[in-house]
């Protein structure tokens, strides 16, 4: 400097993001979904005992899981 997890409160199907609170950590815990991974199924598709349950499936999230690009800061 940056702020995890609980708590709140807005958004969202959801995952989760934003804001308050708080400090697990982090010398890039600044960006970028490029590779891989993870995470969630609205939307579509399919089955079935069809006011519904399942199962699939990212174009949704995650850069505080890894790797690679960019551009940096102090000793």
């Nucleotide at each position: 400097g940056c702020a995890a997890a609980c708590c709140c409160g807005u958004c969202g199907a959801a995952a989760g993001a934003c804001g308050g609170u708080g400090a697990c950590g982090c010398a890039g815990a600044g960006c970028c979904a490029c590779g891989g991974g993870a995470c969630u199924a609205a939307c579509g598709c399919g089955a079935c005992c069809c006011a519904g349950u399942c199962g699939c499936c990212a174009a949704g999230u995650c850069c505080g899981c890894c790797g690679g690009g960019c551009c940096g800061c102090c000793a």
Molecule: c-di-GMP-I riboswitch aptamer
Organism: soil metagenome